[in-house]
RNA sequence: AUGAGGGCCCAGGGAGAGCGGCUGAUAUGAAAUAGCACACCGAAGGAGUAAAUCUCUCAGGUACAGAGACCUAGGCCUGACG
Numbered sequence: 001a002u003g004a005g006g007g008c009c010c011a012g013g014g015a016g017a018g019c020g021g022c023u024g025a026u027a028u029g030a031a032a033u034a035g036c037a038c039a040c041c042g043a044a045g046g047a048g049u050a051a052a053u054c055u056c057u058c059a060g061g062u063a064c065a066g067a068g069a070c071c072u073a074g075g076c077c078u079g080a081c082g
Base pairs, nucleotide, nucleotide: 005078006077007076008075009074011072012071013070018038021036022035023034039062040061041060045058046056047055048054
């Protein structure tokens, strides 16, 4: 000096499954929240496994929002081989 790979930050993309039902709160209505029962999802996390985007579904989720494994670009740090 080159710089595989890795870590952090930020931006973009990012699936699946009930906008379901009942009850409560002044509750006449909607939404959110709390509880109940049923039906489902699997890509935060968790558990099993040698390991896993496989399986389980504890937690989580099932309009929008939010979250989201993973991928890409940039910044910073580290740094293998030669």
Glycine riboswitch aptamer from a Bacillota bacterium, 82 nucleotides, folded computationally. Its mean pLDDT, the model's own confidence on a scale to 100, is 77. Rfam family: Glycine riboswitch aptamer. Gene Ontology term of the family: glycine biosynthetic process. Rfam describes the family as follows. This family represents the bacterial glycine riboswitch.